[in-house]
Molecule: Glycine riboswitch aptamer
Organism: Sphaerotilus sulfidivorans
RNA sequence: CGACACCUCACUGGAGAGAGACCACGGGCAGCGCCAGCAGGCGAGGCGACGCGGUCCACCGAAGGGGCAAGCGCCACAUGGCGUCAAUCUCUCAGGUAAAGCGGACAGCGAGGGCAGC
Numbered sequence: 001c002g003a004c005a006c007c008u009c010a011c012u013g014g015a016g017a018g019a020g021a022c023c024a025c026g027g028g029c030a031g032c033g034c035c036a037g038c039a040g041g042c043g044a045g046g047c048g049a050c051g052c053g054g055u056c057c058a059c060c061g062a063a064g065g066g067g068c069a070a071g072c073g074c075c076a077c078a079u080g081g082c083g084u085c086a087a088u089c090u091c092u093c094a095g096g097u098a099a100a101g102c103g104g105a106c107a108g109c110g111a112g113g114g115c116a117g118c
Stems, first nucleotide, its partner, number of pairs: 001117001006113004011108003018057001020056004025051002028047002032043004058097003064093001065091003071084005
């Protein structure tokens, strides 16, 4: 001086799946009844794509997490056993399922670190 892999930071892009059902509470809305001169107050129910909590069912897969192949190694000598070992595969613990927001494997651009080498 200076790569590739790898790491960090910043920016950009980035999918999927119920606006599920029930229950309770809170605010709101329109009516009803009662009190009242007005303003207003009280009571029992209703509404829905609101807020919040719980229960249940259905589903997604790209934070994270678990599992596995070929190959390789060892034992055995055999057809087998054990270990190691990947993912966007698989499981669905966690997480997620209108829009918005958050998250998001992965990818691109840039900067820095790092290192073979010269």